[in-house]
Molecule: c-di-GMP-I riboswitch aptamer
Organism: Steroidobacteraceae bacterium
RNA sequence: AGGUGACCAGGGCAAACCUGCCGAGAGGCGGGGACGCAAAGCUUCCGGUCCGCCGGCGCCAGGGCGCCGACGGAUAGCGGGGUUGCCACA
Numbered sequence: 001a002g003g004u005g006a007c008c009a010g011g012g013c014a015a016a017c018c019u020g021c022c023g024a025g026a027g028g029c030g031g032g033g034a035c036g037c038a039a040a041g042c043u044u045c046c047g048g049u050c051c052g053c054c055g056g057c058g059c060c061a062g063g064g065c066g067c068c069g070a071c072g073g074a075u076a077g078c079g080g081g082g083u084u085g086c087c088a089c090a
Base pairs, nucleotide, nucleotide: 003089004088005087012037013036017032018031019030020029021028022027035077041083042082043081045080046079047078048075049074050073051072052071054069055068056067057066058065059064
């Protein structure tokens, strides 16, 4: 350096839910709280999923709903990739 995560040590993060705020929404931030996580640190490059605007198609008496496409947004705790990193060496 690379690999592995058994063991050791210091520890770290924080799901659901509750709550305050922000957002049209998905969702985000703060506080409480722990389901879990060896990268559950960071990063939307690829795929997925979710939200929204537009266009098309279909259904409906209508309101509206569903599907497809492009675009914008979200999710890093949905995978993959990139990158940084503690301890240890079965």